[in-house]
RNA sequence: GGAGUGAGUUGGGCGAUCCCCCAUAACUGGGAGGAAAGUCCGGGCUCCACAGGGCAGGAUGGCCGCUAACGGCGGCGCGCAGCGAUUCGCGGAAAGUGGCACAGAAAAAAGACCGCCCGCGAGGGUAAGGGUGAAAUGGCGGGGUAAGAGCCCACCGGCGCCGGAGUGAUCCGACGCGCAUGCCAAACCCCAUCCGGAGCAAGACCAAAUAGGAGGAAGAGCUGCCCGCUCGUGAUUCCUCGGGUAUGGUCGCUAGAGCUCGCGAGCAAUCGCGGGCCCAGAGGAAUGAUCGCCACCCGCAAGGGUACAGAACCCGGCUUAUAGACUCACUCCGGCU
RNA sequence: UCCCCGGUAGCUCAGUCGGUAGAGCGGACGGCUGUUAACCGUCAUGUCGCUGGUUCGAAUCCGGCCCGGGGAGCCA
Numbered sequence: 001g002g003a004g005u006g007a008g009u010u011g012g013g014c015g016a017u018c019c020c021c022c023a024u025a026a027c028u029g030g031g032a033g034g035a036a037a038g039u040c041c042g043g044g045c046u047c048c049a050c051a052g053g054g055c056a057g058g059a060u061g062g063c064c065g066c067u068a069a070c071g072g073c074g075g076c077g078c079g080c081a082g083c084g085a086u087u088c089g090c091g092g093a094a095a096g097u098g099g100c101a102c103a104g105a106a107a108a109a110a111g112a113c114c115g116c117c118c119g120c121g122a123g124g125g126u127a128a129g130g131g132u133g134a135a136a137u138g139g140c141g142g143g144g145u146a147a148g149a150g151c152c153c154a155c156c157g158g159c160g161c162c163g164g165a166g167u168g169a170u171c172c173g174a175c176g177c178g179c180a181u182g183c184c185a186a187a188c189c190c191c192a193u194c195c196g197g198a199g200c201a202a203g204a205c206c207a208a209a210u211a212g213g214a215g216g217a218a219g220a221g222c223u224g225c226c227c228g229c230u231c232g233u234g235a236u237u238c239c240u241c242g243g244g245u246a247u248g249g250u251c252g253c254u255a256g257a258g259c260u261c262g263c264g265a266g267c268a269a270u271c272g273c274g275g276g277c278c279c280a281g282a283g284g285a286a287u288g289a290u291c292g293c294c295a296c297c298c299g300c301a302a303g304g305g306u307a308c309a310g311a312a313c314c315c316g317g318c319u320u321a322u323a324g325a326c327u328c329a330c331u332c333c334g335g336c337u
Numbered sequence: 338u339c340c341c342c343g344g345u346a347g348c349u350c351a352g353u354c355g356g357u358a359g360a361g362c363g364g365a366c367g368g369c370u371g372u373u374a375a376c377c378g379u380c381a382u383g384u385c386g387c388u389g390g391u392u393c394g395a396a397u398c399c400g401g402c403c404c405g406g407g408g409a410g411c412c413a
Base pairs, nucleotide, nucleotide: 001333002332003331004330005329006328007327008326009325010324012294013293014292015291016290017289018288020031021030022029023028033308037319038318040317041316042315043314044313045199046198047197048196052227053226054225055224057195058194059193060192061191062076063075064074065073066072077090078089079088081086091190092189096188097187098184099183100182113130114129115126116125117124118123138156139155141153142152143151157179158177159176160175162173163172164171165170203251204250205249206248213241214240215239216238217237218236219231220230221229222228243412244411258277259276260275261274262273263272264271265270295306296305297304298303338409339408340407341406342405343404344403347362348361349360350359356393364380365379366378367377368376386402387401388400389399390398
């Protein structure tokens, strides 16, 4: 200098004027995001019985750890791809059931189309070779044979068992077995682990009015079923008809697994200690507009534009969208010293 | 906030325990007829909403997106 891999930051800046929302008696203070999004997972919180047993159902799936929890994250193991940085994948197919179109002789039960060998022939032997296919019953070489074949042997692979290392996945070594086990579980299924349900319109309190109504049915609740438990004859639940209403008011509501700086433990995810800080909580909803200077982009210029996007109970993740600018680590190639 | 359904030819729809996609209407051409309609015959139709994955093979199975439609909840 070129080519690449991985991770991360930012998301126009400053000033003036005029509004909007919240808090406050006032002065004054605060006012979108990294995704606020999709609502795909997990948790907090609230109620249902503080949540019980079984079945059904769902989810996850190498190992170890982190965490409130997770389908997330970190490290490690094995395999595949790549020269490499690195990316991607991961229980069980010797418990059972099922599937493998077309082609092919044969698709997992065995089996001979061509070929090879024996034989006069009938027939028999042969899974080496051809050919088909996504896939053909361990691979390559040698011996052996009528021709062949793990039939025998060496090496590689596989399986079993033993020993050692490691928390473990797994790795290393020795011995034995000619090999008994094709592929698909994002097919049913099996194994292990986890999951009670509903959701802030959860839920709690207060006032007024009378349509908190009327009729009917039924035990109801634990939101699939059974058991079990609790309450219980209308004040409970369900259905139908009709009416009202986008909050009647207040709370829940934002100080939290919070942000930030430093130190320490750990390879890391993460955790601990100490200092500092308070940062939207409203009605279906405020967070905006104009001007000046600067930055960047488009345009000859005048001028125009500033990615994706918009909080609604709150957090941890994942996924998806994202103009431009920037940073760090690492790999390979070439040149010079 | 929670839940459900759908997207296949121009239109309306089949096809979902994986094997290479059809029907009706419509369209084009030809026949019949003096002509049109009807009728008869032939033909063309498709990224199966998009995009990754599993598989030899995907409309069908799994994940992620994009559209469209519907339902439930409130009475203090």
This is a predicted complex of two RNAs, RNase P RNA and transfer RNA, with 413 nucleotides together. It holds a member of the Rfam family "Bacterial RNase P class A". Its family is annotated with ribonuclease P activity, dimeric ribonuclease P complex and tRNA processing in the Gene Ontology. It is annotated as a ribozyme. Its mean pLDDT, the model's own confidence on a scale to 100, is 79.